[in-house]
RNA sequence: UACUUAUCCAGAAAGGUGGAGGGACAGUGCCCUGUGAAACCUUAGCAACCCUAAGAAAUUGUAAUUUACAAUUUCUAAAGAAGGUGCUAAUUCCUGUUCUGCAAUUGUUUUGCAGAAACAGAUAAGUC
Numbered sequence: 001u002a003c004u005u006a007u008c009c010a011g012a013a014a015g016g017u018g019g020a021g022g023g024a025c026a027g028u029g030c031c032c033u034g035u036g037a038a039a040c041c042u043u044a045g046c047a048a049c050c051c052u053a054a055g056a057a058a059u060u061g062u063a064a065u066u067u068a069c070a071a072u073u074u075c076u077a078a079a080g081a082a083g084g085u086g087c088u089a090a091u092u093c094c095u096g097u098u099c100u101g102c103a104a105u106u107g108u109u110u111u112g113c114a115g116a117a118a119c120a121g122a123u124a125a126g127u128c
Stems, first nucleotide, its partner, number of pairs: 002127007013043005021032003025096003029093001044088003049084002051080002054076010092120001097117008
């Protein structure tokens, strides 16, 4: 860098340096910001993906004889937080593409509202 899987309406901030932007991309949307943005550092916290501990099942192997041990994989509800990441304004801030329903419009169209799916993105774990 690419691919696969899972999650994304919950949660959790102070200080220092810094000095004007920031909220991925696009938007004459909306918001944060000199009562100090981004970034970096320190400390603290959140969460529970990996993880820790427990149980069950399957497969394989060994010993052995119906069991035991080991490895791998899967599942389970409750628990933990030492470690690896991550995160600590607003639903991924909202909208964006398609479809469905409803409403407005004389109709095509268009607009608004609601829902579903996709795309994109973020994070984790794994594979090459």